The RNA shown here (c-di-GMP-I riboswitch aptamer) has 87 nucleotides and comes from Alicyclobacillus sp. SO9.
Taxonomically the source falls in Alicyclobacillus (Bacteria, Bacillati, Bacilli, Caryophanales).
RNAcentral holds the sequence, with entries from Rfam.
The prediction has a mean pLDDT of 84.
Rfam family: c-di-GMP-I riboswitch aptamer. From the family's description: GEMM was predicted in a large-scale screen for bacterial structured RNA regulatory elements.
């Protein structure tokens, strides 16, 4: 500078859940927890899938559908950086 993840060295993030906050909701932050994760670091204006329906639309009308401008990056692919160690 590539390429890689067996041995390892330093270490990092931090599912579920719980409590405060905010949101209509998903689901966000924060503090705790720590299931895992070799990029679980970013990027929703790369492309798909996937949650949620306030508002809005209709409909057999009070109820259940349809719909993102919310929302997930620890759902896949991309794209962009990056420790170690080995080649």
């Nucleotide at each position: 500078a590539u390429g890689u993840u067996a041995c390892a060295u330093a270490g990092g993030c931090a599912c579920a859940c719980c409590a405060a906050u905010g949101g209509a909701a998903a689901c966000a932050u924060u503090g705790g927890g720590c299931c895992g994760c070799a990029a679980a670091g970013c990027c929703a204006u790369u492309g798909g899938a996937u949650c949620u329906a306030a508002g809005g639309g209709a409909c057999u009308c009070u109820g259940a559908c349809c719909u993102a401008u919310g929302a997930u990056a620890g759902c896949c692919a991309g794209g962009c950086u990056g420790c170690c160690g080995c080649a």